[in-house]
RNA sequence: CGAGUCGAUCGGGUGAUCGCGGUACGUGUGUGCUUCGGCAUUCGGGUAUCGAGGAAAGUCCGGACUCCACAGGGCAAGGUGGUGGGUAACGCCCACCCGGGGUGACCCGCGGGACAGUGCCACAGAAAACAGACCGCCACUCGACUUGUCGAGCGGUAAGGGUGAAACGGUGGUGUAAGAGACCACCAGCUCGCUAGGUGACUAGCGAGGCUCGGUAAACCCCACCUGGAGCAAGGUCAAGAGGGCCGCAAGGCCUGCGCGAACGAGUUGCCCGCUCAAUGUUCGCGGGUAGACCGCAUGAGGUUGUCGGCAACGGCAGCCCUAGAUGGAUGAUCACCGUGUCCGCCUCGGCGGAGUUCACAGGAUCCGGCUUACAGAUCGACUCGUCCA
RNA sequence: GGGGCGGUAGCUCAGCUGGUCAGAGCAGCGGACUCAUAAUCCGUCAGGUCGUCGGUUCGAGCCCGACCCGCCCCACCA
Numbered sequence: 001c002g003a004g005u006c007g008a009u010c011g012g013g014u015g016a017u018c019g020c021g022g023u024a025c026g027u028g029u030g031u032g033c034u035u036c037g038g039c040a041u042u043c044g045g046g047u048a049u050c051g052a053g054g055a056a057a058g059u060c061c062g063g064a065c066u067c068c069a070c071a072g073g074g075c076a077a078g079g080u081g082g083u084g085g086g087u088a089a090c091g092c093c094c095a096c097c098c099g100g101g102g103u104g105a106c107c108c109g110c111g112g113g114a115c116a117g118u119g120c121c122a123c124a125g126a127a128a129a130c131a132g133a134c135c136g137c138c139a140c141u142c143g144a145c146u147u148g149u150c151g152a153g154c155g156g157u158a159a160g161g162g163u164g165a166a167a168c169g170g171u172g173g174u175g176u177a178a179g180a181g182a183c184c185a186c187c188a189g190c191u192c193g194c195u196a197g198g199u200g201a202c203u204a205g206c207g208a209g210g211c212u213c214g215g216u217a218a219a220c221c222c223c224a225c226c227u228g229g230a231g232c233a234a235g236g237u238c239a240a241g242a243g244g245g246c247c248g249c250a251a252g253g254c255c256u257g258c259g260c261g262a263a264c265g266a267g268u269u270g271c272c273c274g275c276u277c278a279a280u281g282u283u284c285g286c287g288g289g290u291a292g293a294c295c296g297c298a299u300g301a302g303g304u305u306g307u308c309g310g311c312a313a314c315g316g317c318a319g320c321c322c323u324a325g326a327u328g329g330a331u332g333a334u335c336a337c338c339g340u341g342u343c344c345g346c347c348u349c350g351g352c353g354g355a356g357u358u359c360a361c362a363g364g365a366u367c368c369g370g371c372u373u374a375c376a377g378a379u380c381g382a383c384u385c386g387u388c389c390a
Numbered sequence: 391g392g393g394g395c396g397g398u399a400g401c402u403c404a405g406c407u408g409g410u411c412a413g414a415g416c417a418g419c420g421g422a423c424u425c426a427u428a429a430u431c432c433g434u435c436a437g438g439u440c441g442u443c444g445g446u447u448c449g450a451g452c453c454c455g456a457c458c459c460g461c462c463c464c465a466c467c468a
């Protein structure tokens, strides 16, 4: 210098003028209460301060929280799947093991079990799972004749051909009529045992055995572990009203919180047992009314700096910081300068000038931890390979 | 905001244990019947990246994952 791998960060900036939402404190106005000092509150305006993200997204996992309610047992159903650790938890993360890819940095893997059992393996092919004789090869018998070939029959044979995704170890030799783990040597693989290392997955070595054992579990299944259901439209408080009742001569006031129908014990959100509650009950359907306020709701498994432990994920301790809470759903618009990118010209080749005007993906809705997906462009760090120079 | 279901021909749908199984009806075209049309009957052609991408498998419409699109339900009195 070129090519690449991994990780991290930012993702326009500053100012001015208008505008929007939250909070705090003054202030004006209206209303209510008043012990006349004030207090509460509607609306307007002022000052101060805060105001989207790395994914706020998809809603794919895991939790917090809330209610149902007991959550007990069994069956069923669903999920996860190398080992060890991290975590509130996880299908996430870290480290390692094994397998595969790459020259390498490094990347990818739903990575338990196919000698517990069952199923499936289309087409092609002779044969597709306790293998199998189509061609070929070979022995024997018979026949033919041109006397070493052909044809028929009956057997042997998995070394060769061809089919297929897959054909029941590979190479060489012995052996044989031809052949074959039938036998031998080496290699690959399987099972068992021992030794060494490791917490472990596993690795290395030695020995023995039988001679080779197909694939598929993102098919049923087996093994181990995990899972009660619903979800902030959860749920709580208040107001209002439909409908009803009571008081009052009346105006009106007070209490309750609606009506009809069907089924029946109901719940345990698949089933059984068990358990709990119970006719002022439960479920379902059809109507009626209100569609308002507050809480939940933002100090949290929070962030950040230092230090200690750990290979790391992460954890302990100490200091500092507080940073959106909308509901017709706030965070915007215009201008100026700068940055970035595009085009053109000059040109000392990386600077100057000009033009036009670009700046992604996207946007809270109870809150966190992850994963996945979208994303113009910019920056930093570590490492690998190649070439050249010293 | 939360939950559930679906996507196969122009339209409505089926697709069994993953394999030569990608189909049915309507629609279209031609003919018959009719004065003509409809209905009916006969024949017939083509039409599909099975929403998209990736994976498992020898093999995917079907199994698994990610994404895209469409539809439905859920307030309180309770």
Base pairs, nucleotide, nucleotide: 001386002385003384004383005382006381007380008379009378010377012338013337014336015335016334017333018332020051021050022049023048024047025046027044028043030041031040032039033038053361057372058371060370061369062368063367064366065231066230067229068228072273073272074271075270077227078226079225080224081223082096083095084094085093086092097111098109099108100107101106112222113221117220118219119216120215121214134161135160136157137156138155140153141152142151143150144149145148169187170186171185172184173183174182188212190209191208192207193206194205195204196203197202235295236294237293238292243256244255245254246253247252258287259286260285261284262283263282264281265277266276267275268274288467289466290465302321303320304319305318306317307316308315309314339359342355343354344353345352346351391464392463393462394461395460396459397458400416401415402414403413409448418434419433420432421431422430441457442456443455444454445453